[in-house]
RNA sequence: GACCGCUUAGCUCAGUUGGCAGAGUGUCUCGCUUACAUCGAGAAGGUCGGAGGUUCGAGCCCUCCAGCGGUCA
Numbered sequence: 001g002a003c004c005g006c007u008u009a010g011c012u013c014a015g016u017u018g019g020c021a022g023a024g025u026g027u028c029u030c031g032c033u034u035a036c037a038u039c040g041a042g043a044a045g046g047u048c049g050g051a052g053g054u055u056c057g058a059g060c061c062c063u064c065c066a067g068c069g070g071u072c073a
Base pairs, nucleotide, nucleotide: 001072002071003070004069005068006067007066010025011024012023013022019056027043028042029041030040031039049065050064051063052062053061
């Protein structure tokens, strides 16, 4: 330098054909317990990496940029 893959909650990751942003875990509250743990119930937590475009509508499609990883030179 060229090409490929990845970027979504604190962490690990889903998200199908473009139509309400989710799970596990962690955190907090309540219940249970003499107490702790386990277990049960609930809650908070997201500019979906950045910018632009297409569309009635974008996490999803297109372009550029950034970061990480890989292949080739």